The RNA shown here (transfer RNA) has 72 nucleotides and comes from an uncultured bacterium.
Rfam family: tRNA. It is annotated as a transfer RNA. Rfam links the family to the GO term triplet codon-amino acid adaptor activity.
RNA sequence: CGCGGGGUAGAGCAGUGGCAGCUCGUCAGGCUCAUAACCUGAAAGUCGUUGGUUCGAGUCCAACCCCCGCAA
Numbered sequence: 001c002g003c004g005g006g007g008u009a010g011a012g013c014a015g016u017g018g019c020a021g022c023u024c025g026u027c028a029g030g031c032u033c034a035u036a037a038c039c040u041g042a043a044a045g046u047c048g049u050u051g052g053u054u055c056g057a058g059u060c061c062a063a064c065c066c067c068c069g070c071a072a
Base pairs, nucleotide, nucleotide: 002070003069004068005067006066007065010024011023012022013021018055026042027041028040029039030038048064049063050062051061052060
């Protein structure tokens, strides 16, 4: 250099072009003598970057960056 897969909340992952979600974690409250467990609520995302297509892009297209793998 070539081919394939991946990048989305602190972690692990979903997400037919039409409001960005789940589990765990974190924070607050409830429960308890107290802690854990359990219950309720909340915060936390420029969806890797930059462009393009579209009325509308996490999703489609191009280039680039990073990670994993295959081949050489």
Its mean pLDDT, the model's own confidence on a scale to 100, is 84.